[in-house]
RNA sequence: AUGAAGAUAAGGGGAGAGACUACUUUAUGUAGCGCCGAAGGAGCAAGCAAUUAUGAUUGUGAAUCUCUCAGGCAAAAGAACCCUUAUUGGACG
Numbered sequence: 001a002u003g004a005a006g007a008u009a010a011g012g013g014g015a016g017a018g019a020c021u022a023c024u025u026u027a028u029g030u031a032g033c034g035c036c037g038a039a040g041g042a043g044c045a046a047g048c049a050a051u052u053a054u055g056a057u058u059g060u061g062a063a064u065c066u067c068u069c070a071g072g073c074a075a076a077a078g079a080a081c082c083c084u085u086a087u088u089g090g091a092c093g
Stems, first nucleotide, its partner, number of pairs: 006088008018033001020032004024027001034073003040069001041067003047060005
């Protein structure tokens, strides 16, 4: 001198699914039925490791996949993820 990954903050974009039914104190409530997948959470394929009677077993192991515990199903808010800017960071040469 170049300034990667990562981190923080701000701004922008950002899906799906009943403004369902009943009750009441009319609400961000309770109960019932139906539904969604993009906070969070859980599950696992290859691979790897261990054991083994060589058949296998166990552990580890990713996602926007699967589940739907949590969350959500008018708008608003939130929101994975993406983009921009600033600060930080200090890989590589």
The RNA shown here (Glycine riboswitch aptamer) has 93 nucleotides and comes from Cytobacillus depressus. It matches the Rfam family "Glycine riboswitch aptamer". From the family's description: This family represents the bacterial glycine riboswitch. Lineage of the source: Bacteria > Bacillati > Bacilli > Bacillaceae > Cytobacillus.